[in-house]
RNA sequence: CGAGCAGGUCGAACGGCUGCGCAAGGGAAGAGGAUUCCCUUGUGAGGAAAGUCCGAGCUCCAUAGGGCAGGGUGCUGGGUAACACCCAGUGGAGGCGACUCCAAGGAAAGUGCAACAGAAAAGAACCGCCAUCCAUUUUUAUGUGGAUGGUAAGGGUGAAAAGGUGAGGUAAGAGCUCACCAGCAGUCAGGCGACUGGCUGGCUGUGCAAACCCCACCCGGAGCAAGACCAAAUAGGGGAACAAUGCAGUGGCCCGCUGCGUUCCCGGGUUGGUCGCAAGAGGUCUGACGGCAACGUCAGAUCCCCAGAGAAAUAGCCGUUCUCGACAGAACUCGGCUUAUAGACCUGGUCGCAUA
RNA sequence: CGGGAUGUGGCGCAGCUUGGUCAGCGCGCGUGCCUUGGGAGCACGAGGCCGGGGGUUCAAAUCCCCCCAUCCCGACCA
Numbered sequence: 001c002g003a004g005c006a007g008g009u010c011g012a013a014c015g016g017c018u019g020c021g022c023a024a025g026g027g028a029a030g031a032g033g034a035u036u037c038c039c040u041u042g043u044g045a046g047g048a049a050a051g052u053c054c055g056a057g058c059u060c061c062a063u064a065g066g067g068c069a070g071g072g073u074g075c076u077g078g079g080u081a082a083c084a085c086c087c088a089g090u091g092g093a094g095g096c097g098a099c100u101c102c103a104a105g106g107a108a109a110g111u112g113c114a115a116c117a118g119a120a121a122a123g124a125a126c127c128g129c130c131a132u133c134c135a136u137u138u139u140u141a142u143g144u145g146g147a148u149g150g151u152a153a154g155g156g157u158g159a160a161a162a163g164g165u166g167a168g169g170u171a172a173g174a175g176c177u178c179a180c181c182a183g184c185a186g187u188c189a190g191g192c193g194a195c196u197g198g199c200u201g202g203c204u205g206u207g208c209a210a211a212c213c214c215c216a217c218c219c220g221g222a223g224c225a226a227g228a229c230c231a232a233a234u235a236g237g238g239g240a241a242c243a244a245u246g247c248a249g250u251g252g253c254c255c256g257c258u259g260c261g262u263u264c265c266c267g268g269g270u271u272g273g274u275c276g277c278a279a280g281a282g283g284u285c286u287g288a289c290g291g292c293a294a295c296g297u298c299a300g301a302u303c304c305c306c307a308g309a310g311a312a313a314u315a316g317c318c319g320u321u322c323u324c325g326a327c328a329g330a331a332c333u334c335g336g337c338u339u340a341u342a343g344a345c346c347u348g349g350u351c352g353c354a355u356a
Numbered sequence: 357c358g359g360g361a362u363g364u365g366g367c368g369c370a371g372c373u374u375g376g377u378c379a380g381c382g383c384g385c386g387u388g389c390c391u392u393g394g395g396a397g398c399a400c401g402a403g404g405c406c407g408g409g410g411g412u413u414c415a416a417a418u419c420c421c422c423c424c425a426u427c428c429c430g431a432c433c434a
Base pairs, nucleotide, nucleotide: 001352002351003350005348006347007346008345009344010343012321013320014319015318016317017316018315020044021043022042023041024040025039026038027037028036029035046327050338051337053336054335055334056333057332058223059222060221061220065255066254067253068252070219071218072217073216074215075089076088077087078086079085090104091102092101093100094099105214106213110212111211112208113207114206126155127154128151129150130149131148132147133146134145135144136143163181164180165179166178167177168176182204184201185200186199187198188197189196190195227275228274229273230272237266238265239264240263241262242261246260247259248258249257268433269432270431282304283303284301285300286299287298288297289296290295322325357430358429359428360427361426362425363424366383367382368381369380376414385401386400387399388398389397407423408422409421410420411419
């Protein structure tokens, strides 16, 4: 210098004028309240606010209880309030490398599937090879046909064919024997463990579990339109169901618990207020300690937390500057994941070339 | 805001639970026959990569994951 890898930060800046939402304070109208208006001060979207894919807080239904069913997760150890997230490792795959990716338990518990092709899709003789016998050609050998048996080395089919390669061996062959490799079982050593390494043994029992299933662990349901309180209004009207062996209380079923004239439909009324709702499993930085790390504990700053509406504000114009501006708008709140994103900056590795 | 369902020729739908030669049905469209002509009828045919992308598998409309679009439901009182 070029190429590439990993992690992190920011995501236009400054000023002026006008306007909007919210909070606090003040004032005016109004007897007061409700309400409306005005003034001042403060403050006003994001790294994803998004998708709603996971996990929680919170609320109600038993203080959420038992069983079945159902769902989720799935190498190991740790972190966390919890997780499908994060960290560290193991195994596998890719890359020269920095490094990246993996839904990665069990197919020897059982069931099922493997279309077409093929003899056969799980313990397989179609062709082929070999041996014996018979018939036939012929004097035999040999050739041809048939029967019986052996054989998984070769051919063919297929996505996949019965451990792989080589040597010995054999009638032909074969883990039949041997060497190496893959796998399995046992054992020893190391490691908390996944697993790794050595030795021994018999030689191998296909694939699919994001098919049913088995194993281990976890999960009650609903969701802020949850729910609590206040106020106002109405025809406590009509119909249907079941009526205590019943009905309902939201989960699919049963039990249990609780309540009892309850549920559903039609019809009727209100479309108000307060809370939930903004400071908490808080964040950032610094220091110490433990830990490889994720993270945890303690101390400190007197640093940041100051959107909180209720159909929804966060905007418009002007000036200066720059790299000329992407994806995109809070609706109860957090921790993650995923997806979208113009560009800019920082840090640490790797590879190649050149020079010293 | 919360919850749920659907997406397959031009239109309306099957097929997805058990993955395979399974892409099908009706209407519509085209051509031919029939008719004087049209409709109806008969015969033949075209038109799809199953909303998009990725994964599992030998093999995906179907199983799993991530996006996109459309539709439906949900206030309180008595």